[in-house]
SAM riboswitch aptamer (S box leader) from an uncultured Flavobacteriales bacterium, 105 nucleotides, folded computationally.
RNA sequence: UACUUAUCAAGAAAGAUGGAGGGAUUAGGCCCUAUGAAAUCUUAGCAACCCAGAAAGGCUGGGUGCUAAAUCCUAGUUCACUAAAUAAGUGAACAGAGAUGAGGA
Numbered sequence: 001u002a003c004u005u006a007u008c009a010a011g012a013a014a015g016a017u018g019g020a021g022g023g024a025u026u027a028g029g030c031c032c033u034a035u036g037a038a039a040u041c042u043u044a045g046c047a048a049c050c051c052a053g054a055a056a057g058g059c060u061g062g063g064u065g066c067u068a069a070a071u072c073c074u075a076g077u078u079c080a081c082u083a084a085a086u087a088a089g090u091g092a093a094c095a096g097a098g099a100u101g102a103g104g105a
Stems, first nucleotide, its partner, number of pairs: 001105001003103006013043005021032003026075004044067003048064006071097001076094007
């Protein structure tokens, strides 16, 4: 890097350095940001997966991860409803793409 698989409407902060962007890509929105973005480090926290112990257990330790907004929303398909029966909108399910863990290459 690609593949397989599970989950993704919950949860969780500060400080230092830094100095203008960021929220995955593309497009349309919307939001965060000089009351300091990204990134790096430190501490703290959350708790999804994996490992070990325990199994009278339901906790401890470790490995990753995460700590604005549903994966921030939509951009595909199907069904239902509304309807001006073209369109469009609303809701649900599935899919695509993405994120994280684990696995064998």